[in-house]
Bacterial RNase P class A, 383 nucleotides, folded computationally. Its Rfam family is "Bacterial RNase P class A". By type it is a ribozyme. A source record names the gene rnpB.
RNA sequence: UGAGCUGGCCAGGCGGUCGCGUCGGAUCUUCGGAUCCGCCGAGGAACGUCCGGGCUCCGUAGGGCAGGGUGGUGGGUAACGCCCACCCGGGGUGACCCGCGGGACAGUGCCACAGAAAUGAAACCGCCGGUCGGAGCUUCGGCCCCGGCCGGUAAGGGUGAAACGGUGGUGUAAGAGACCACCAGCGUGCCGGGUGACCGGUGCGGCUAGGUAAACCCCACCCGGAGCAAGACCAGACAGGGAGCGUUCGAGGGCGGCCCGCCCGAGCUCCCGGGUAGGUCGCUGGAGGCGUGCGGCAACGUACGUCGUAGAUGGAUGACCGUCACCCUCGCGGGGGUAACCGCGCGGGGGAACAGAACCCGGCGUAUCGGCCAGCUCAUCCG
Numbered sequence: 001u002g003a004g005c006u007g008g009c010c011a012g013g014c015g016g017u018c019g020c021g022u023c024g025g026a027u028c029u030u031c032g033g034a035u036c037c038g039c040c041g042a043g044g045a046a047c048g049u050c051c052g053g054g055c056u057c058c059g060u061a062g063g064g065c066a067g068g069g070u071g072g073u074g075g076g077u078a079a080c081g082c083c084c085a086c087c088c089g090g091g092g093u094g095a096c097c098c099g100c101g102g103g104a105c106a107g108u109g110c111c112a113c114a115g116a117a118a119u120g121a122a123a124c125c126g127c128c129g130g131u132c133g134g135a136g137c138u139u140c141g142g143c144c145c146c147g148g149c150c151g152g153u154a155a156g157g158g159u160g161a162a163a164c165g166g167u168g169g170u171g172u173a174a175g176a177g178a179c180c181a182c183c184a185g186c187g188u189g190c191c192g193g194g195u196g197a198c199c200g201g202u203g204c205g206g207c208u209a210g211g212u213a214a215a216c217c218c219c220a221c222c223c224g225g226a227g228c229a230a231g232a233c234c235a236g237a238c239a240g241g242g243a244g245c246g247u248u249c250g251a252g253g254g255c256g257g258c259c260c261g262c263c264c265g266a267g268c269u270c271c272c273g274g275g276u277a278g279g280u281c282g283c284u285g286g287a288g289g290c291g292u293g294c295g296g297c298a299a300c301g302u303a304c305g306u307c308g309u310a311g312a313u314g315g316a317u318g319a320c321c322g323u324c325a326c327c328c329u330c331g332c333g334g335g336g337g338u339a340a341c342c343g344c345g346c347g348g349g350g351g352a353a354c355a356g357a358a359c360c361c362g363g364c365g366u367a368u369c370g371g372c373c374a375g376c377u378c379a380u381c382c383g
Stems, first nucleotide, its partner, number of pairs: 001379010012324007020041002023038006043354001047365002050363005055227004062260004067223005072086005087101001088099004102218002107216002109212003124157002126153009136143002165183006184208001186205008231281004240272006252264004288307008326351008335342002
């Protein structure tokens, strides 16, 4: 200098005019409110509502069955499907990145197309043996070729994502882990290291075991339901009528999937008619942000200090102008460098995203004009 990797941060500043909402103050009021002044007034994702929790109500003796979720190991956390560190596998020269990463010798199912055969599977071509028929040669002992049938063979060809380990040898009619050596892989014993996943070494075994669990299933662990329109309070309206079932011969209801079991129990269901639907609280200070010290590789924890400023409910937080800063582009001027090229000044034009609270947090995912910072890697050059 160029090309990258990882992590973090910002999301225009100032001024003016007009406008909106909560709160506070003042004035007026027909008590409904109106006007003026002042403070404050969206985000890194407020979004999607995909996970987890707080909070609220309902429910909860207990047991069983079903259902849902998670899935390497060890930590963090209020909790998680999140985060950190490590292990294993894969990718990259590297910084680093990716993995829905338990079990396929518990059982069942499935494996398209192609192929003869897709799992204790398979003989299409090929190779080999036997037998039958035919042709040829012959020194008459046989040799050889073609075709049919029966059988052996997983070495070779061919199909496929995948065909029952790989290479070399022994062996055989031809072959084959049938046997042997080495290698790969599986299971298992011992030794060493690690909290552990696992790693290293060494011995033994059968010679080899296909894939799929985001198919059923098995194993381990976790899980009540609904959600701020939760829920609480105040104010306020109305008009009753009819039918059916039932009161230890138990209607009906609760255990918010079901059953056992348990409990409450005198009302319950349907139809016609009538009627209210306004306000207050919940409502924002919370697992909070920042800084420093300490513990920890880290996520994070802890102590001290410090900060504090949205709470609408037909739903506010905006628009315009000026100026400065930023980005892109064009022109001019003037520098550095051998060059490619790189800054600087002035002027013109253009751009400035994604998106917006609605009970509150922790995550994840997705969208985003541009810009800044830190650490690291690779290549090249110079000293």
Source information: The model forms 97% of the base pairs in the Rfam consensus.